[in-house]
A computed fold for a 349-nucleotide part of an RNA from a Rhodospirillales bacterium, annotated as small-subunit ribosomal RNA, central domain. The source organism's lineage runs through Bacteria, Pseudomonadati, Pseudomonadota, Alphaproteobacteria and Rhodospirillales.
Context: one part of a larger RNA
RNA sequence: CUGGGCGUAAAGCGUAUGUAGGUGGUCAAGAAAGUCGGGAGUGAAAUCCCAGGGCUUAACCCUGGAACUGCUUCCGAAACUCCUUGACUAGAGUCCCGGAGGGGCCAGCGGAAUUCCGAGUGUAGAGGUGAAAUUCGCAGAUAUUCGGAGGAACACCAGUGGCGUAGGCGGCUGGCUGGACGGGAACUGACACUGAGAUACGAAAGCGUGGGGAUCAAACAGGAUUAGAUACCCUGGUAGUCCACGCCGUAAACGAUGUGUGCUAGUUGUUGGGGGCCACAGGUCUUCAGUGACGCAGCCAACGCAUUAAGCACACCGCCUGGGGAGUACGGUCGCAAGAUUAAAACUC
Numbered sequence: 001c002u003g004g005g006c007g008u009a010a011a012g013c014g015u016a017u018g019u020a021g022g023u024g025g026u027c028a029a030g031a032a033a034g035u036c037g038g039g040a041g042u043g044a045a046a047u048c049c050c051a052g053g054g055c056u057u058a059a060c061c062c063u064g065g066a067a068c069u070g071c072u073u074c075c076g077a078a079a080c081u082c083c084u085u086g087a088c089u090a091g092a093g094u095c096c097c098g099g100a101g102g103g104g105c106c107a108g109c110g111g112a113a114u115u116c117c118g119a120g121u122g123u124a125g126a127g128g129u130g131a132a133a134u135u136c137g138c139a140g141a142u143a144u145u146c147g148g149a150g151g152a153a154c155a156c157c158a159g160u161g162g163c164g165u166a167g168g169c170g171g172c173u174g175g176c177u178g179g180a181c182g183g184g185a186a187c188u189g190a191c192a193c194u195g196a197g198a199u200a201c202g203a204a205a206g207c208g209u210g211g212g213g214a215u216c217a218a219a220c221a222g223g224a225u226u227a228g229a230u231a232c233c234c235u236g237g238u239a240g241u242c243c244a245c246g247c248c249g250u251a252a253a254c255g256a257u258g259u260g261u262g263c264u265a266g267u268u269g270u271u272g273g274g275g276g277c278c279a280c281a282g283g284u285c286u287u288c289a290g291u292g293a294c295g296c297a298g299c300c301a302a303c304g305c306a307u308u309a310a311g312c313a314c315a316c317c318g319c320c321u322g323g324g325g326a327g328u329a330c331g332g333u334c335g336c337a338a339g340a341u342u343a344a345a346a347c348u349c
Base pairs, nucleotide, nucleotide: 004320005319006318007303008302012317014201015200016199017198021194022193023192025088026087027086028085029084030083033081034080035077036076037075038074039073040072041071042070049065050064051063052062053061054060091191092188093187094186095184096183097182098181103177104176105175106174107173108172109171110154115149116148117147118146119145120144121143125136126135162169163168206247207246208245209244210243211242216240220236221235222234223233258316259315260314261313262312263311266294267293268292269291270290271289272288273287274286275285276284277283278282298305299304322349323348324347331342332341333340334339
């Protein structure tokens, strides 16, 4: 240097942007670095290989040849790769028109419900459970009516429906703002793909400071259950759950399936657009983008995947290499800490 792999056996970074690097559309001309052909020089000898020869053979030795797959240089070729120049529009982007959407941020508003407070009615129970008890209640509870406070979440619509790179996003209104899609084909003219490092975002829990605190609820307390019950069940209940700002950087961060491009039978549902036709509240055919179900070829150890591939190919990155020890120790980096990240070995089977 080389192999085989990564849905479930070990293995796709949580996601994106992007530096270096790797790779890169069509046509023409030039150049000739890679590439190819030929010549020359060199590639010491010995060794290896071949043909002979010499020691009685052999090992060994001698002679000749081949080889030394390389390097340098000259001449030539120009298909492919690179380079230079010019041109192109099918990739990519811009522009115009259009509709869809819980995409994001900020502000305001709303009703239902829970809890609490005040008042009225009203009386002995209420809660809770498998059954109970702790608990609340004659200082008037539960129930019911009216009024008030406060916080959090937004029933129905709601859908293998939508949007977002992922995490994720759901009451209504307004403001600011990102992306995708369809149609047009006006513009640029390869501006592209991937992406080591790097940077940004990143559920929940957790941390810091200051608020807030209705519900729920780790810890904790009590009641039950039980042989015991540091649990499951019940009554309470603090952090937390909420907000602002700042950290943390992890998840079964999952489609357990990296990103991009092209190609490869169909059937059927649904979401958002476009087009054609007809007997036009509609129907039907078709097309693009998404999202589901099934299914052929093909693939697969099987399960299954199957135009949203796990099929056929290409480009680039990441990762794996028996189980345990161990995602641990040590060291480094990061963090307020919790810890995260990078990451062994002895030993053992």